[in-house]
RNA sequence: GAACCAUCCCGAGCGGCUAAGAGACCUGGCUCCGCGACGCCGCAGCAACCCCUCCCCUUGGGAGCGAGGGUGCUACCGCCAGGAUCGAUGGAGA
Repeated sequence: GAACCAUCCCGAGCGGCUAAGAGACCUGGCUCCGCGACGCCGCAGCAACCCCUCCCCUUGGGAGCGAGGGUGCUACCGCCAGGAUCGAUGGAGA
């Protein structure tokens, strides 16, 4: 960082630090928030995308596991409606 694939109504919170905004962007709503939100760190947890195990009709598909490795996630359906060169996460790839 262009193009590709999958998912986005299930699930899972405490502590410390910080400080005024936050829920991606625009408009309009709704909601959270000095009883400390958002964010960062630690720990804990959830889940099962990849690794992993097994099977098959093997560029792929199905089942399993959560002990372990790489991510991710832990208010509200991506908060809701409309919008757009939409966004986020994972995989694969350059």